Predicted 3D model of a 73-nucleotide RNA (transfer RNA) from a Candidatus Peribacteraceae bacterium. It was read from a public genome assembly. The source organism's lineage runs through Bacteria, Bacteria candidate phyla, Candidatus Peregrinibacteriota, Candidatus Peribacterales and Candidatus Peribacteraceae. Its Rfam family is "tRNA". From the family's description: Transfer RNA (tRNA) molecules are approximately 80 nucleotides in length.
[in-house]
RNA sequence: AGCGGGGUGGAGCAGUUGGUAGCUCGUCAGCCUCAUAAGCUGAAGGUCGCUGGUUCAAAUCCGGCCCCCGCUA
Numbered sequence: 001a002g003c004g005g006g007g008u009g010g011a012g013c014a015g016u017u018g019g020u021a022g023c024u025c026g027u028c029a030g031c032c033u034c035a036u037a038a039g040c041u042g043a044a045g046g047u048c049g050c051u052g053g054u055u056c057a058a059a060u061c062c063g064g065c066c067c068c069c070g071c072u073a
Base pairs, nucleotide, nucleotide: 001072002071003070004069005068006067007066010025011024012023013022019056027043028042029041030040031039049065050064051063052062053061
């Protein structure tokens, strides 16, 4: 320098026929228990890497840039 994959709550990931952003674990509260764990119920927490564009509407489509991993030179 070129190519490919990835960037989404604290962690790991889904969502790629554009239409209110979800799952598991974790955290917090309650129930249960003598108590803890487990179990059950509920809640909080996300500018979807950044910035423009298209659209009535963008995590999703298009352009540029940044970061991580890999391959080639």